[in-house]
RNA sequence: GGGUUUGAUCCUGGCUCAGAACGAACGCUGGCGGCGUGGUUGAUACAUGCAAGUCGAACGGGAACGAGUCCUUCGGGACUUUAGUAUAGUGGUGGACGGGUGAGUAACGCGUGAUUAAUUUGCCCUUAGGAGGGGGAUAGCCAUUCGAAAGGAUGUGUAAUACCCCAUAAGACCACGGUAUCGUAUGGUACUGAGGUAAAAAGGUUGGGAUUUUUGGACCUUCCGCCUAGGGAUGAAAUCGCGUCCUAUUAGCUUGUUGGUGAGGUAAUGGCUCACCAAGGCUUUGAUGGGUAGCCGGCCUGAGAGGGUGAAUGGUUACACUGGAAUUGAGAUAUGGUCCAGACUCCUAUGGGAGGCAGUAGUGCUGAAUUAUUCGCCAAUGUGCGAAAGCGUGAUGGUGCGACGCCGCGUGCGGGAUGAAGGCCUUUGGGUUGUAAACCGCUGUCAGGGUCUCGGAAACUACAGACGUUAAUAGCGGCUGUACUGACUAGACCCAAAGGAAGCACAGGUUAAUCUCGUGCCAGUAGUUGUGGUAAUACGAGAUGUGCAAGCGUUGUUCGGAAUCACUGGGCAUAAAGGGUGCGCAGGCUGCUUUAUAAGUCAGGAGUGAAAUCCCACGGUUUAACCGUGGAACUGCUCUUGAUACUGUAAAGCUUGAGAGUGAAAGGGGCAAGUGGAAUUCCAGGUGUAGCGGUGGAAUGCGUAGAUAUCUGGGAGAACGCCAAUGGUGAAGGCAACUUGCUGGGUUACUUCUGACGCUCAUGCACGAAAGCUAGGGGAGUAAACAGGAUUAGAUACCCUGGUAGUCCUAGCCGUAAACGAUGGAUACUAGGUUUUGGAAGCUUUGAUGUUUUCAGAGCCGUAGCUAAUGCGUUAAGUAUCCCGCCUGGGGAGUAUGGUCGUAAGGCUAAAAUUUAAAGGAAUUGACGGGGGCUCACACAAGCGGUGGAGCAUGUUGUUUAAUUCGAAUUAAUGUGAAGAACUUUACCAGGACUUGACAUGUACAAAGUAGUGAACCGAAAGGGGAUCGAUUGGUAUUUAGUCCAAAAUGUACAUAGGUGCUGCAUGGCUGUCGUCAGCUCGUGUCGUGAGACGUUAGGUUAAGUUCUGUAACGAGCGAAACCCCUGUCGUCUGUUGCUACCAGGUUAUGCUGGGCACUCUGGCGAGACUGCCGGUGUUAAACCGGAGGAAGGCGGGGACGACGUCAAGUCAUCAUGGUCCUUACGUCCUGGGCUACAAACGUGCUACAAUGGCUGGUAUAGAGAGAAGCGAUACCGUGAGGUGGAGCAAAUCUUCAAAACCAGCCCCAGUUCGGAUUGGAGGCUGUAAUUCGCCUCCAUGAAGUUGGAAUCGCUAGUAAUCGCGGAUUAGUAACGCCGCGGUGAAUAUGUUCCUGAGCCUUGUAUAUAUUGCCCGUCAAGCCACCCAAGCUGGAAGCACCCGAAGUCCGGCGUUAAUAGUCCGGCCGAAGGUGAGUCUGGUGAGGGGGACUAAGUCGAAAUAAGGUA
Repeated sequence: GGGUUUGAUCCUGGCUCAGAACGAACGCUGGCGGCGUGGUUGAUACAUGCAAGUCGAACGGGAACGAGUCCUUCGGGACUUUAGUAUAGUGGUGGACGGGUGAGUAACGCGUGAUUAAUUUGCCCUUAGGAGGGGGAUAGCCAUUCGAAAGGAUGUGUAAUACCCCAUAAGACCACGGUAUCGUAUGGUACUGAGGUAAAAAGGUUGGGAUUUUUGGACCUUCCGCCUAGGGAUGAAAUCGCGUCCUAUUAGCUUGUUGGUGAGGUAAUGGCUCACCAAGGCUUUGAUGGGUAGCCGGCCUGAGAGGGUGAAUGGUUACACUGGAAUUGAGAUAUGGUCCAGACUCCUAUGGGAGGCAGUAGUGCUGAAUUAUUCGCCAAUGUGCGAAAGCGUGAUGGUGCGACGCCGCGUGCGGGAUGAAGGCCUUUGGGUUGUAAACCGCUGUCAGGGUCUCGGAAACUACAGACGUUAAUAGCGGCUGUACUGACUAGACCCAAAGGAAGCACAGGUUAAUCUCGUGCCAGUAGUUGUGGUAAUACGAGAUGUGCAAGCGUUGUUCGGAAUCACUGGGCAUAAAGGGUGCGCAGGCUGCUUUAUAAGUCAGGAGUGAAAUCCCACGGUUUAACCGUGGAACUGCUCUUGAUACUGUAAAGCUUGAGAGUGAAAGGGGCAAGUGGAAUUCCAGGUGUAGCGGUGGAAUGCGUAGAUAUCUGGGAGAACGCCAAUGGUGAAGGCAACUUGCUGGGUUACUUCUGACGCUCAUGCACGAAAGCUAGGGGAGUAAACAGGAUUAGAUACCCUGGUAGUCCUAGCCGUAAACGAUGGAUACUAGGUUUUGGAAGCUUUGAUGUUUUCAGAGCCGUAGCUAAUGCGUUAAGUAUCCCGCCUGGGGAGUAUGGUCGUAAGGCUAAAAUUUAAAGGAAUUGACGGGGGCUCACACAAGCGGUGGAGCAUGUUGUUUAAUUCGAAUUAAUGUGAAGAACUUUACCAGGACUUGACAUGUACAAAGUAGUGAACCGAAAGGGGAUCGAUUGGUAUUUAGUCCAAAAUGUACAUAGGUGCUGCAUGGCUGUCGUCAGCUCGUGUCGUGAGACGUUAGGUUAAGUUCUGUAACGAGCGAAACCCCUGUCGUCUGUUGCUACCAGGUUAUGCUGGGCACUCUGGCGAGACUGCCGGUGUUAAACCGGAGGAAGGCGGGGACGACGUCAAGUCAUCAUGGUCCUUACGUCCUGGGCUACAAACGUGCUACAAUGGCUGGUAUAGAGAGAAGCGAUACCGUGAGGUGGAGCAAAUCUUCAAAACCAGCCCCAGUUCGGAUUGGAGGCUGUAAUUCGCCUCCAUGAAGUUGGAAUCGCUAGUAAUCGCGGAUUAGUAACGCCGCGGUGAAUAUGUUCCUGAGCCUUGUAUAUAUUGCCCGUCAAGCCACCCAAGCUGGAAGCACCCGAAGUCCGGCGUUAAUAGUCCGGCCGAAGGUGAGUCUGGUGAGGGGGACUAAGUCGAAAUAAGGUA
C1' cells in the first nucleotide's frame, strides 16, 4: 500500500496478501564450473579402524628377518653383516593444547569498564650470581612361581639429567628495627642494621688435539641442560560498578546465615573452614520460589528506533556414560589418566575381569530431515618431542557425496513468408502458434577425445663454496649455487559436430497474464474474498499467454508491512478502555529572586571498544561470488580539563499558590431527642339495608351472624400534601413535616498573620443505593414466594382477590449497581449572549426598584478550535503541564483453577484449550411498525342489488383412462390462451404406412415413351401397384425434320429439411400488476470527509410535484394537464338512399309521387367555457365559496393515452431466437378413438323460488350493426322448428323485426296457471358423417327450489337495477360466454373513529432476500477441546533419620638415612534405605458447562410503543 464487516458511507478493529531471509524439508524437473555449507530430533545406544606421542645427544642394556662364510651328529650351531639399527623398561617433556557438544547454568556465567597496595605463571626473552662434598636404592634383565585371562608375587644383582644428605648464600624469604619518600583506607617504594631459614645434574654432546691416560677418558672449547634471584612477555586466578528472559495464580527469605576476635587453609583476599561473641543480612527499585535458556562479537529484518536469533566463523564458559573424590603437575579436580559407587553392554575356565564416539569416518533405532566417504596425505599452515635429521598429528590442507545456498557460463548466432503442414479458436472472412520450423550461411563457450605445460616450493632439508665466530679448514650463523620434497589441482593447443544440455508455477480480484471443451453444489479448488446447482475467464484438459529460470513451486519459521504495545509513534462521552467516592504514607511532579556547588547536562582531550563481519577505496581470481590490503566505523564504558542556562543539592529571602484571623449571609449537609396534622387500616358503639368490590368484560373475595355507606370514640404503624423550581446542599451514595441540642463543609468582604507549608497518589484506611444475612424489636399500608379467579391452544406471566418474608427501628455483616455527565483529579489560558442561586461594591430613587461591575455556584444557546460523526464548546470532548487508573478483534469468560475476604449468598484477583472473519460506533437512503401527523380511494359508513343454499351451463382441481394433449395458480389462474374440439382443428392414444422426406434451397448424375395421366388388383384410408394414353418452352438457327445445349418437371446420391421436443431462471417482442397512483429524475450551484442532502421540504391550494407565497437554490426533462376521438348547444356548407313545414297529385292507408332543403338528420368546417364577469374569504397571491349569464361552470360526461421502476410475474404452444436433444424418428401421412370420462371439492354465470308476479289478448316506441358459397321480402304449406319459392339488395334505398312499459281479462298464496330440470315419443336443420358428441321444434313428463350459515362481491347518475336488440368466431353448434347497442330508470353519502389499499412529512429499528425480515433459549442427534472427580501411576526439588564406599585432613601403631607403604580410629562424605509432606505430569467410572454442525422439536424472549417500553 491492497483485499475483506455495509444496499451504500465514514470510522474503529481484527484477519489476510504483496518484500527480504533460512544449517531447511517436500513435489516436479535437472547441462557445467567456482566458492561455501551439511544430525537443528535422542547429552540415544554403539560393531570396526584410526584421532598423542616423542627423545638412545639422560640411563642400564640391546635384538630379529634377510644376506654371506664356516662347521655339523643333518636336528642345527658358530661367526661377519644387518647394527649400536629397531626397541620393551628407568628417566625427561607433552597427554590441562588441538578437536567435540550445549546437558547443566538466570550466575561475576557472559559482555563492558575498572581493581589486585591480596596473587601466580612450565617452555620463551633479558640481567646478576652459582654448580663444592657424599650416599643408598630400584625397574628393566635373569631365576622361581600364581592365574582362564586381565594381571601379579618372591629372590639375586644393576644405571642415570631418577632419589637422598651435608656444605656455600650475592640476592630472596621470616620476625625485630632505622632513614627518606609517596599514596587510595589497610599501606606502597627505595636505602640500611643485626639475627634466622632454604639450592643445584662434579650432567649430556659434536669437534679438536699442546699436555696426560688404565685408551673408556681427564683437560680445553662449542652447543644443550641444571640451581638461586630481579625484570619482561604470555597464560591463569581473585574482586568490584553497570547491563543480562518470563512469572506476584511465588511475599516474605536466611543459621555459616550477617558481622567481629582468634586460629587453620590457599598462589592469594575472604565464613573458604573452625572455636567463641553479637543478632544481624536480603526484599515491592521484586528477595525467595517456579519455568525457560549457555553468553557475546555477530546474523536476519527494519527508514530508523526496535524485533527475532546465537548454525557455520571468532572470543568465553560448562560438560565428557551418571554421581562423588583426590593424585601428579607450572597448570587438572584431567574427553581417548587413577580410585569408589550406580545403570547398561561384553568376555569368562564362574574364581574373576573389560568398556565409555558430545574426536574422525561408520552403524542401529528415532525423525519431515538419504544432514555426507568405514577416502587419500602430512606437500603446505600449525602443533608436541628432539641439538637435529626426523617421528606423530581424522588439527589442518584436500578428495568424494547432496542444486542445500550464493555466483558465473551454456543449451546456439545471422538470414529465412508460401506467413507451409499440423494443433487451437472462429463472426467461416480469418486469426494464432509464428521467423518459430523447414531451408541457406556462420561460430565453437561447456561437456567428449588427444597432446603439452604452469602453480602452490618465497620455504625446509642435503651437498658444495666463500664470509663471520673460533686456536680450528670442526660446530654454529646468515649468504650464493646445485640437488631433493606435490596429497590435491589448474591452464594452453588440436580434433569433431548444432551436434549431448529447459523446466516449473501461475492466468476471477488482490496480482503480470484468456479462450475453447468436459463436468453439473458432483468431482474438485481455496493465502484471503470466494468458486462449482447445464452457457464456470476460479474445478479437469487443450490452446495461448504471464512470471522466474537449472531451477520453479509448496510447507515451516523470523522480521517487515503492524502507528496492531505507539521511546521515536496510539488511545479511554457513544467503537475495547475513568477505579463507586474520598483521605492519605511511599513514589512522581512542584511558584518568584539571589548566592554557592558541579551530581545530571554540554564541550575539548586521553584510554579502551580483539580479529573477523557491515560500509568505503584500491587490488587478486577472464567476470562475479570469494579473497587480500588500507581506511572509516564500532553510536558504548572509563579517566581528565573546562562551561553553568536548565534540573539537582546547600544556604538566604519574597508573596501571587496554600493555610490561618475578623465580620456577614445561605442551605432537605450530618447525628440525637422530642412534637404535629391529613390519609389508611383495625377495634367498640350508633344510624341503615342488600348489596359491596373489582374489570376490557368477569369471577375468586366480603356481606342478612348486617357488609359497603355514614357518624362518634379509641388504638397502631409508616410516610410527610401544598410550598417545589429548569431551585438548594453534600466527596460520592444521598438528603424534604415542625422544634431543640451537638456538629462538618463551602461562599463573600477586609487584606491582619505564616511563608511554598502545594498537586496527585500504587499498597493502605474510611464511606458506600437497593436487595440480602445474623440477633432482638415492630408490623398500618405495600408486597417477592405462595394460593385462588380470569385470559389463553397452553399461561408456572401480563389483569383481579388475598397474602408471608421484606420494607420500619437498634446493633453488626455484605461491598455491589446503567454507583452515569456512560466524561479521574489539579492548575493556567482561549469570543460572546441569555436565565437563575448566594454574596459584595458603585450610580440612581423618598421608597419599592432600576442599572453597571465583581466573586462563587447551577442551566440553555453559540464563535474559534476539536471530533469518525453525533456532538463538545470558560462547568470543554479546545490549547498546554503534572500525577493516578484502564484498553489492545469477536466468542469461550468476568468463566475454570489457585489464592484471599465473607456465616452464607457471593465479592476481589483472573487464565487457557478451542472456535470464528468478523463483532462494533456514528451517520445515509430505502423498507417496515399491533409509532405519530396530514390527505385520498365504493376503503369503511349510508343505501340498492347480488354470490355463498337449489337445478342447469361453463372452467379448474382431483380421480379415472390406451389417451383423457399443453399452458395459466393469491389479488394479477379457474365463461383464461379458445372470436366457437362430431372429422379437420389436434399438439394426445391405438393401429396401418413413408424415409432427402408433407415443405425450402443448392450441387452432382441419370433419363423422350421423359414429365404428366393413372385402369385392373390389395387395403379402413394413407399407401402399394403399375396397364393405357402421352407432352411443353428457349437457344444453336432463317423455315421444316432430326441432333445437341439449357430450362421446367421427375428419379438417385449428398449438403440438409422437419420437431406444438427441453430451458420464459439464457433472450427479443408482446402482455398483466401496483396504477391514471402522483410520482420519478437530471444539469449547474451550494452544504457534507463521505454515502448523500438541498432543489422535491415549509405555509396555503388542487383530482394532480396543479399552482401561489416563502426559501441556497436556479432551471429543465419523463409523467399529471393539454393536444386526439365520441357525446351535449349553436352557426355555416352539402341535400341522396335522409327529411316533409309549405304547394300540387294520388291512395283504404303510407314522403307514395312531383316540387322543396325550412326543420330533423347525415358529416365536413367553425363558434362556444376561460374562474372570463360580480360579491365574499384569503398573505395585495394561488385558490375556494356564492351569484349572473349560458345548451353546458369550475377537469361538462365518456374513451384512447400508463413516468422511473417492482414482481427472475406470464408467454420458447402466436412469432422470432441462443444453447441443447431426436434424425427409417421426439419428423411426415392416414383410419378410428380421446380432449365431452365422474365418487368429490372450488370459481364464474343463467333460470328460479313468484302477485311490483304468471298466463291470454290488444296497443306503442329504439339504437347500433351485419349481409354475395350472403341477407333473403310479398305469397303458399306446416301446430312449430322449418319447407317451397326467389322480389329486392354489394346497402342512409333491400333484408328489418324490439321487449319491458301501457290497456283489458284470468289466477288468489298453493310446491300453485310459480319453477322449469329430468325423461319418453315424434320431428326439423347443418354437414360425406350428428353413436361416442350438435342445435332447434311439438306433444307428454313436471325434480330441486318457498330468498339461502359463516363469510363475501359490485355500484355515487342516465349510475345501480331491470328490459330486450345486434355482431364476431361457425357448414352447424355447446353462446346462459364475450364484445357492443339502446329502452325504462332509482336510493344514499352525517362523515373519516374503525377494516383494506395508497401518497407526503416525521419518528424508532439489531431489517436491506428489506416483517413471509431478523433472531433467543431448552430439548433431541453427531463431533471436538476443556473443568471437576473416588482413585491408579510416574517425575522434580528439598527436609529429618539410618547406613556409610573411595578419599583429603587429624590422631595412633609401626618403620626408614629420609620419604613411602601396611594396619587401626575420628570428622566430613556419594549412591542407597525409611518417613512426613510440597510441587508437577499421565490416566480415570461418573458428573459439568462450552464451541461447532444439518432443512429436527417446543415456544416466541429481543429488535417497531416488538404487541406488558
Background: Small-subunit ribosomal RNA from a metagenome, 1509 nucleotides, folded computationally. The RNAcentral record of the sequence draws on SILVA.